Transfer RNA from a Candidatus Zambryskiibacteriota bacterium, 73 nucleotides, folded computationally. It was read from a public genome assembly.
RNA sequence: GCCAAAGUAGCUCAGUUGGUAGAGCACGUCUUUCGUAAAGACGGGGUCGUCGGUUCAAUCCCGACCUUUGGCU
Numbered sequence: 001g002c003c004a005a006a007g008u009a010g011c012u013c014a015g016u017u018g019g020u021a022g023a024g025c026a027c028g029u030c031u032u033u034c035g036u037a038a039a040g041a042c043g044g045g046g047u048c049g050u051c052g053g054u055u056c057a058a059u060c061c062c063g064a065c066c067u068u069u070g071g072c073u
Base pairs, nucleotide, nucleotide: 001072002071003070004069005068006067007066010025011024012023013022019056027043028042029041030040031039049065050064051063052062053061
């Protein structure tokens, strides 16, 4: 330099025939217990990598860029 993949909650990841974003773990509160652990319930936490475009409407479609990983030279 070229090609490909990935970027979503603190972490690991879902979610794409476009229609206002979820799970597990972690965190907080509560229930249960003499107490702890375990279990259960509830809750907080997201400008969906950035900037534009298409659209009534974009995590999703299109373009450029950034970062990471892998491959080729």
Source information: It matches the Rfam family "tRNA". Rfam classes the family as a transfer RNA. Its family is annotated with triplet codon-amino acid adaptor activity in the Gene Ontology. Its mean pLDDT, the model's own confidence on a scale to 100, is 80. The source organism's lineage runs through Bacteria, Bacteria candidate phyla and Candidatus Zambryskiibacteriota.